[in-house]
RNA sequence: CCGCGGCGCACGCUGAGUCUCUCCUCCGUGGGGAGAACCGGGGAACCAAUCUUGUGGGGUGAAUCGGGGGAUCGCCGACCGUCGUCGGUGCAACUCGUAGGGCUACCUUCCCGGGCCCGAAUCCGUCAGCUCACCCGGUAGGCGUUCGACGAAGGGAAA
Repeated sequence: CCGCGGCGCACGCUGAGUCUCUCCUCCGUGGGGAGAACCGGGGAACCAAUCUUGUGGGGUGAAUCGGGGGAUCGCCGACCGUCGUCGGUGCAACUCGUAGGGCUACCUUCCCGGGCCCGAAUCCGUCAGCUCACCCGGUAGGCGUUCGACGAAGGGAAA
């Protein structure tokens, strides 16, 4: 000097997941209560739907839809006296795309590129279209970014 890891204080990203007051407290990014704000679900008329009664159906979410693959096993067919062999088909890991989604550091929007990512998971429990009143629930978790176009409009902060 560079890289990696840990801790703390900031800052920032995803996401609805933040703020204020108050009490307790092992003083901890802890626990309880109240409120504001944001988010989600249920729920008439009208409208929609002619569907469901099962291969059930539905919700949150950007997270849908395909191709390849083929462990293991199942099913079907053929051959075979049996052991078994071959083919087709369904399925996991894995892989390539994709509807769609995010980041790229003052904020929002717009515009032109480049780059880097995600494209999951989970809940309800036979049941829910929309939906006024009304009713119920959540306020987590996980991460670490700073390439331009002396861009445009509006706003803000600092000096």
The RNA shown here (c-di-AMP riboswitch aptamer (ydaO/yuaA leader)) has 159 nucleotides. The sequence was found by an Rfam model in a public genome assembly. The coordinates come from a structure-prediction model, not an experiment, and the mean pLDDT is 75. The model forms 92% of the base pairs in the Rfam consensus. Its Rfam family is "c-di-AMP riboswitch aptamer (ydaO/yuaA leader)". Rfam describes the family as follows. This family represents a conserved RNA structure found upstream of the ydaO and yuaA genes in Bacillus subtilis and related genes in other bacteria. Rfam links the family to the GO terms regulation of gene expression and cyclic-di-AMP binding.